[in-house]
């Protein structure tokens, strides 16, 4: 070195989820690679981390390390888009206020506007009046017996004179009921061309007096105030991008390197 027959290993790999971790089935990526059984309300193990059977292949184009290349994946950041929340008053922009110029229109020297002294309008109190309710007062009515005066018949008592009690009548009167309000008193109010005080001194209406031209609407432009939160921008967080960077895992492919055992020649 050759040649036989084994043996460890291999017979696809990688990522993201999932798990304390590993591996497989599902999803994706690579690309072509034995066969059955098992599994996401998951299977099966345990760092030599898929089982359990059955086949082929074998020390090298095929196992096994190192490195290189970068198909794809998730992952940060940037940047672009979307939503969502937040704060404030940085910028716009709709809105109110207010000033001030400027156009129009209505009033005004038969007096705009204001000023100053007075009234009213509201609110309290009180007093008059009125209205309603009670009571007093007045007037009529009122008791079969249990009110009162008189009390015919009739009753009792008494020889007798006399008495005694009392029903109907009549006549008053209680309690009650009614009228009438010219009278009184007490209490009430969604009363009032009423009076007095008092509080208010803002508005609004309105007299007098004194100065004398403006004064209201409306629209346009500025300047200031406010409050909103519509848009930009500002802070947070969420989604999506075939974009642009970092780091990572890392197929497929290259390069390097490594790893039996037995007989025989």
């Nucleotide at each position: 070195c050759c040649g036989u027959g084994c043996u460890a290993g291999g017979c696809g790999g990688g990522g993201a989820a999932c798990u304390a971790g590993c591996g497989g089935u599902g999803c994706c990526c690579u690309g072509u690679a034995c066969c059955u059984g098992c599994a996401a309300u998951c299977c099966g193990c345990u760092c030599c981390a898929g089982c359990a059977g059955g086949g082929c292949u074998g020390a090298a184009u095929u196992c096994c390390c190192u490195c290189c290349c970068g198909a794809g994946g998730g992952u940060c950041g940037g940047c672009g888009u979307u939503c969502c929340c937040g704060a404030a008053g940085g910028c716009c922009g709709a809105c109110g206020g207010u000033g001030c110029u400027c156009g129009c229109g209505a009033c005004g020297u038969u007096g705009a506007g204001g000023a100053u002294c007075g009234g009213g309008u509201c609110c309290c109190g009180c007093g008059c009046a009125g209205c309603g309710g009670c009571g007093a007062c007045u007037c009529g009515u009122g008791a079969a017996c249990c009110g009162u005066g008189u009390c015919a018949g009739g009753u009792c008592c008494g020889g007798a004179a006399g008495g005694a009690a009392g029903c109907a009548g009549c006549a008053c009167u209680c309690a009650g009921c009614g009228a009438u309000g010219c009278u009184c008193g007490c209490c009430g109010g969604g009363u009032g061309c009423c009076g007095c005080g008092g509080a208010a001194c803002g508005g609004c209406c309105u007299g007098a007096u004194c100065c004398g031209a403006g004064c209201c609407g409306c629209g346009a432009a500025c300047a200031u105030c406010g409050g909103u939160g519509g848009g930009c921008g500002c802070g947070g967080g969420g989604g999506c991008g075939a974009c642009c960077g970092g780091a990572u895992c890392g197929a497929c492919g290259g390069a390097g390197g490594g790893u039996g055992c037995a007989c025989g020649g």
Bacterial large signal recognition particle RNA from a Candidatus Limnocylindrales bacterium, 265 nucleotides, folded computationally. Of the family's consensus pairs, 93% are formed in the model. NCBI's taxonomy places the organism under Bacteria, Bacillati, Chloroflexota, Candidatus Limnocylindria, Candidatus Limnocylindrales. Model confidence (mean pLDDT): 78 of 100. Rfam family: Bacterial large signal recognition particle RNA. It is annotated as a non-coding RNA gene. A source record names the gene ffs. The RNAcentral record of the sequence draws on ENA.